A computed fold for a 72-nucleotide RNA from a Deferribacteraceae bacterium, annotated as transfer RNA. The sequence was found in a public genome assembly. Rfam family: tRNA. Gene Ontology term of the family: triplet codon-amino acid adaptor activity. The coordinates come from a structure-prediction model, not an experiment, and the mean pLDDT is 81. The source organism's lineage runs through Bacteria, Deferribacterota, Deferribacteres, Deferribacterales and Deferribacteraceae.
[in-house]
RNA sequence: AGGCGCGUAGCUCAGUGGUAGAGCGUUGCGUUGACGUCGCAAAUGUCGGCGGUUCGAUCCCGCCCGCGCCUA
Numbered sequence: 001a002g003g004c005g006c007g008u009a010g011c012u013c014a015g016u017g018g019u020a021g022a023g024c025g026u027u028g029c030g031u032u033g034a035c036g037u038c039g040c041a042a043a044u045g046u047c048g049g050c051g052g053u054u055c056g057a058u059c060c061c062g063c064c065c066g067c068g069c070c071u072a
Base pairs, nucleotide, nucleotide: 001071002070003069004068005067006066007065010024011023012022013021018055026042027041028040029039030038048064049063050062051061052060
């Protein structure tokens, strides 16, 4: 320098055009002598950034940033 992949909740990840979810974790309450388990409830996202396409973008397109891999 070029190519490919990835970037979504605290963590691991789903979601391939119609108002963003799961598991684990966290907090509160109940249960227990206590802890754990279990049950109920709750909090949490400018979907990496900026533009474009579209009635509508996490999703499609361009550029940029970051991370990983490959080639030279």